[in-house]
Context: one part of a larger RNA
Molecule: small-subunit ribosomal RNA, central domain
Organism: uncultured prokaryote
RNA sequence: CUGGGCGUAAAGGGCGCGUAGGCGGCCGAUCCAGUCAGGCGUGAAAGCCCCGGGCUCAACCCGGGAAAUGCGCUUGAUACUGAUGACCUAGAGUCCGGGAGAGGGUGGUGGAAUUCCCAGUGUAGAGGUGAAAUUCGUAGAUAUUGGGAAGAACACCAGUGGCGAAGGCGGCUACCUGGUCCGGAUCUGACGCUGAGGCGCGAAAGCGUGGGGAGCAAACAGGAUUAGAUACCCUGGUAGUCCACGCCGUAAACGAUGUGUGCUAGACGUCGGGUCACGUAGUGUUCGGUGGCGCCGCUAACGCAUUAAGCACACCGCCUGGGGAGUACGGUCGCAAGAUUAAAACUC
Numbered sequence: 001c002u003g004g005g006c007g008u009a010a011a012g013g014g015c016g017c018g019u020a021g022g023c024g025g026c027c028g029a030u031c032c033a034g035u036c037a038g039g040c041g042u043g044a045a046a047g048c049c050c051c052g053g054g055c056u057c058a059a060c061c062c063g064g065g066a067a068a069u070g071c072g073c074u075u076g077a078u079a080c081u082g083a084u085g086a087c088c089u090a091g092a093g094u095c096c097g098g099g100a101g102a103g104g105g106u107g108g109u110g111g112a113a114u115u116c117c118c119a120g121u122g123u124a125g126a127g128g129u130g131a132a133a134u135u136c137g138u139a140g141a142u143a144u145u146g147g148g149a150a151g152a153a154c155a156c157c158a159g160u161g162g163c164g165a166a167g168g169c170g171g172c173u174a175c176c177u178g179g180u181c182c183g184g185a186u187c188u189g190a191c192g193c194u195g196a197g198g199c200g201c202g203a204a205a206g207c208g209u210g211g212g213g214a215g216c217a218a219a220c221a222g223g224a225u226u227a228g229a230u231a232c233c234c235u236g237g238u239a240g241u242c243c244a245c246g247c248c249g250u251a252a253a254c255g256a257u258g259u260g261u262g263c264u265a266g267a268c269g270u271c272g273g274g275u276c277a278c279g280u281a282g283u284g285u286u287c288g289g290u291g292g293c294g295c296c297g298c299u300a301a302c303g304c305a306u307u308a309a310g311c312a313c314a315c316c317g318c319c320u321g322g323g324g325a326g327u328a329c330g331g332u333c334g335c336a337a338g339a340u341u342a343a344a345a346c347u348c
Stems, first nucleotide, its partner, number of pairs: 003320004007302002012316001014201004021194003025088001029084003033081002035077008049065006091191001092188002095184005103177007110154001114150008125136002162169002206247006215241002220236004258315006266293001268291007276284003297304002321348003330341004
């Protein structure tokens, strides 16, 4: 090295793009590097193994054989792998015609609600709770009407609905822009899959600079509760939450299920297309998505089951008893917080 695994027992990288590498469709030709067969050389001796012999046996020693799975040279085979050149279109892409969508970015804009301000009406309470109190209110609150300002979020529609690689995305509108699906079959002709490093994206919180600040609200203060109450409940309330730019790079980043391809019963719902027939309510059929069931099969069981955890192949990542520990040290990154890589002693 050869093993077994990764939904829940340890284990899928948060997600993508892609370098090296690994792997790779159909047809025929050439070469013969891998591969296979024969021959030759070499593969020291001792030892191991087999046969025989010598010390009374054995250990030990001696002789012979076998073996030495390897390497080199050479002769040949050409199915497979490989290499070279030529062809193909089923993979992949391009083109044409249509489609759906909270996919992304920038600008503009709308109404409801909330808070605050001004004015009117109006008077003694309001608020809050299990009950209260802190709190607000005769300097006129709460309630109600009119006007104004501000910031943030978009009720209904709304749906195991849609879009996106993931994080995630929801008022309306204009512009810019990515992906994807269906139908046709114009073109290219294997251009493909995966992907160590690398690069980019990446919720929330947090950090830097400058703005903004309605509501909410860590910290904090007070009131309650309680044996206590550094909590749960209440009244306040600052960072923050929002915007721009720059960092951070984590998560139960979850389907706790890597990506791609092919194959393997069905029936039901739903979203986006196509199609033909009946016929126009709908049914059938086909492609793509998204669900709840359910055979075969798989699974320790739970469960999974054409969206596989089934049957296979290709490539990557990861696991190898619990604690110590995702810690120490060192390296890299970061303004910091910290992130990442990642042990050992010891112990059960």